About this RNA
Predicted 3D model of a 72-nucleotide RNA (transfer RNA) from uncultured Selenomonas sp. The coordinates come from a structure-prediction model, not an experiment, and the mean pLDDT is 80. Taxonomically the source falls in Selenomonas (Bacteria, Bacillati, Negativicutes, Selenomonadales). Rfam family: tRNA. It is annotated as a transfer RNA. It was read from a public genome assembly.
RNA sequence: GCGCUUGUAGUCCAGUGGAUAGGACGCCGGCCUCCGGAGCCAGAAGCGUGAGUUCGAUUCUCACCAAGCGCA
Numbered sequence: 001g002c003g004c005u006u007g008u009a010g011u012c013c014a015g016u017g018g019a020u021a022g023g024a025c026g027c028c029g030g031c032c033u034c035c036g037g038a039g040c041c042a043g044a045a046g047c048g049u050g051a052g053u054u055c056g057a058u059u060c061u062c063a064c065c066a067a068g069c070g071c072a
Base pairs, nucleotide, nucleotide: 001071002070003069004068005067006066007065010025011024012023013022018055027043029041030040031039048064049063050062051061052060
């Protein structure tokens, strides 16, 4: 330099052109309790950036950024 893959919550992962974007762990608060790190209840937090297509984009297209793999 070229090609391919990936990018979603603090972490690890689902997901799909339209419905409140879900799960686990973690975190805040409450209950329980002698205590809470066990159990129960409730809650906060997210689609890499920009543009395009579309009535509508997290999803499709392009560029860029970042990570990984391969080739030279």